[in-house]
RNA sequence: GCGGAGGGCCGGAUGGCCGCGGGUGGGGCGUGUCCCUCCCGAGGAAAGUCCGGACUCCAUGAAGCAACGGUGCCGGGUAACGCCCGGGCAGGGAAACCUGACGGAAAGCGCCACAGAAAUGAAACCGCCCGGUCUGUCAAAGGUUCGCCUUUGGCAAAACUAGGGUAAGGAUGAAACGGUGGGGUAAGAGCCCACCGCGCCCUUGGCAACAGGGGUGGCACGGCAAGCCCCACCUGGAGCAAUGCCAAAUAGGACCCCCGCGCGGGCCUGUGUCGGCCCUGGUCGAUACCGCCGCUAGGCGCGCUUCAGCCGAGAGGGGUCGGGUUGGCAGCUCGAGCCACGCAGCAAUGUGUGGCCUAGAUGAAUGGUCAUCGACGGGGGCAACCCCAGAACAGAAUCCGGCUUACAGGCCCUCCGCGCAU
Numbered sequence: 001g002c003g004g005a006g007g008g009c010c011g012g013a014u015g016g017c018c019g020c021g022g023g024u025g026g027g028g029c030g031u032g033u034c035c036c037u038c039c040c041g042a043g044g045a046a047a048g049u050c051c052g053g054a055c056u057c058c059a060u061g062a063a064g065c066a067a068c069g070g071u072g073c074c075g076g077g078u079a080a081c082g083c084c085c086g087g088g089c090a091g092g093g094a095a096a097c098c099u100g101a102c103g104g105a106a107a108g109c110g111c112c113a114c115a116g117a118a119a120u121g122a123a124a125c126c127g128c129c130c131g132g133u134c135u136g137u138c139a140a141a142g143g144u145u146c147g148c149c150u151u152u153g154g155c156a157a158a159a160c161u162a163g164g165g166u167a168a169g170g171a172u173g174a175a176a177c178g179g180u181g182g183g184g185u186a187a188g189a190g191c192c193c194a195c196c197g198c199g200c201c202c203u204u205g206g207c208a209a210c211a212g213g214g215g216u217g218g219c220a221c222g223g224c225a226a227g228c229c230c231c232a233c234c235u236g237g238a239g240c241a242a243u244g245c246c247a248a249a250u251a252g253g254a255c256c257c258c259c260g261c262g263c264g265g266g267c268c269u270g271u272g273u274c275g276g277c278c279c280u281g282g283u284c285g286a287u288a289c290c291g292c293c294g295c296u297a298g299g300c301g302c303g304c305u306u307c308a309g310c311c312g313a314g315a316g317g318g319g320u321c322g323g324g325u326u327g328g329c330a331g332c333u334c335g336a337g338c339c340a341c342g343c344a345g346c347a348a349u350g351u352g353u354g355g356c357c358u359a360g361a362u363g364a365a366u367g368g369u370c371a372u373c374g375a376c377g378g379g380g381g382c383a384a385c386c387c388c389a390g391a392a393c394a395g396a397a398u399c400c401g402g403c404u405u406a407c408a409g410g411c412c413c414u415c416c417g418c419g420c421a422u
Stems, first nucleotide, its partner, number of pairs: 001418010012373007020041004025036004043393001047404002050402005055239004060308006069234004073087005088102001089100004103230002108228002110224003125170002127166004132160002135156009178196006197219001198217008243330004253321006262295004270289009298311003337356008377388004
């Protein structure tokens, strides 16, 4: 100097004028509103709504179980997480680094299409070897019409082929029944050997995941769980349009269905019945029903069970029709908060001391305008300098911790590699 990788920051500044939202203080007055001063006023992602919570209600408390669902190497952090940090292993990369849906295939079920001979008990398409036929050649023996013929044995190229051996070579495929090298064999094969791999045993380091060493055995039954499943751990639902209060208004609305309508007590105030008396409607008594009390069946949350509590002859559950309310206040921003320094820790993070208060709207505020400066870039110029241009993604709505996605341009730090110079 160039290329690559990891992390962090900025992404406009200053001043004037006019205009917005919230708050503190003060003043006026017509007591609902106005004026003045001061302070504050969109993000690193506010986005996606993917995770985890705080908080609120369902709801009446506790305990247990189940289901749906989630996570998945080890150790740590955190309120918690599917997040973060450190480590291990695997893969990518020359490296710095990056990625990982990273428990289990000997609990079971299922799948491996096509191609290929064959995709889990085997098998042979091409090929190789043995052997056979035909042919050639050599040797021996026999025969001979002296041209050769026949038989036996050896060797051999090509062609054909019944049978046997083979899985090393080649083909197919994502994957082919361990790999490389050597020996051996008719040709081959863990058939034998060495090393690697794999199983078993012992041992070292480490909290662990794992890594290493030694011994032994020729040892074969692959992959997929991002297929169902098994194992370990976690786990209610809905959400600030949650929810609470005030004001106002209506119809404390009407009807139907399910389940059940049981036992006992008490009373005559209500209603009915009966009886007596007086009399034409009252009074007395009895009884029944209801209101009353107790008990029981039963009921009360997101599934079931148990306990407690409450309700209870109705509680509860289901449904149809219809009415009122669309207003105000709270929730609403002081937080698992931010900043600086120290200590502990490899780090995430924790802790101590000190400092700070930084939107709270509700059809939704932070804007407009003027001037100057202004990174990078472009043009001119020897230079000084001059001119042009002017900054990406993007707007809070209960809050917080993460992840993911988007981002013009610029700056800083660290690491890897290459080149050059000293």
The RNA shown here (Bacterial RNase P class A) has 422 nucleotides and comes from Tropicibacter sp. Alg240-R139. Its Rfam family is "Bacterial RNase P class A". About the family: Ribonuclease P (RNase P) is a ubiquitous endoribonuclease, found in archaea, bacteria and eukarya as well as chloroplasts and mitochondria. Model confidence (mean pLDDT): 76 of 100. It was read from a public genome assembly, where an Rfam model found it. Of the family's consensus pairs, 92% are formed in the model.